[in-house]
RNA sequence: ACAAGCAGCGCGCGAGAGACCGUCACCGGCACGUUCGGACUGACGGCGCCGAAGGCGCAAAUCCGCCCGGAAUCGCUCAGGCAAAUGGAGCGCGCUGUUUAA
Numbered sequence: 001a002c003a004a005g006c007a008g009c010g011c012g013c014g015a016g017a018g019a020c021c022g023u024c025a026c027c028g029g030c031a032c033g034u035u036c037g038g039a040c041u042g043a044c045g046g047c048g049c050c051g052a053a054g055g056c057g058c059a060a061a062u063c064c065g066c067c068c069g070g071a072a073u074c075g076c077u078c079a080g081g082c083a084a085a086u087g088g089a090g091c092g093c094g095c096u097g098u099u100u101a102a
Stems, first nucleotide, its partner, number of pairs: 003100011018047001020046006026038004030033001048082003054078001055076003062071003
């Protein structure tokens, strides 16, 4: 100097699924009520759904040549999410650090 692995930072790409319903708080009307309508911000509750932060599990299938054991982009859906924004596993590029071999 170059290559590969890992970590951090920056930039770009980046899926799925109700802008659901109810109560209270909120706003407005007059008939002033156990009233009617609106809005969809907050809290709580209900039903439906999604998997790509994190978490958990290998029961099935897959991979590590087989068993054991393990892993994930597989499964669960605790958490999270279901307009946009935010977030987002992962991928690409750049910079920095570090390790290893020739």

The RNA shown here (Glycine riboswitch aptamer) has 102 nucleotides and comes from a Verrucomicrobiota bacterium. The organism belongs to Verrucomicrobiota, within Bacteria. The sequence was found by an Rfam model in a public genome assembly. Rfam family: Glycine riboswitch aptamer. Rfam links the family to the GO term glycine biosynthetic process. From the family's description: This family represents the bacterial glycine riboswitch.